[in-house]
RNA sequence: GGGGGUAUAGCUCAGUUGGUAGAGCGGCUGCUUUGCAAGCAGUAGGUCAUCGGUUCGAUUCCGAUUACCUCCA
Numbered sequence: 001g002g003g004g005g006u007a008u009a010g011c012u013c014a015g016u017u018g019g020u021a022g023a024g025c026g027g028c029u030g031c032u033u034u035g036c037a038a039g040c041a042g043u044a045g046g047u048c049a050u051c052g053g054u055u056c057g058a059u060u061c062c063g064a065u066u067a068c069c070u071c072c073a
Base pairs, nucleotide, nucleotide: 001072002071003070004069005068006067007066010025011024012023013022019056027043028042029041030040031039049065050064051063052062053061
């Protein structure tokens, strides 16, 4: 320098034909216990990496950029 891949909640990750985003763990509150843990119930938390384009509408399609991983030279 070139090819490919990844970027979504604090962490690990889903999200199938474009229609306003979820799970597990973790956090917080309550119940239970003498107390802790475990269990049960509830709850908060997201500019979907950034910028632009297409569309009535984009996490999803297109382009560029950034970071990381990988292959080639």

Description:
The RNA shown here (transfer RNA) has 73 nucleotides and comes from a Pseudomonadota bacterium. Taxonomically the source falls in Pseudomonadota (Bacteria, Pseudomonadati). It matches the Rfam family "tRNA". Rfam classes the family as a transfer RNA. Its family is annotated with triplet codon-amino acid adaptor activity in the Gene Ontology. It was read from a public genome assembly.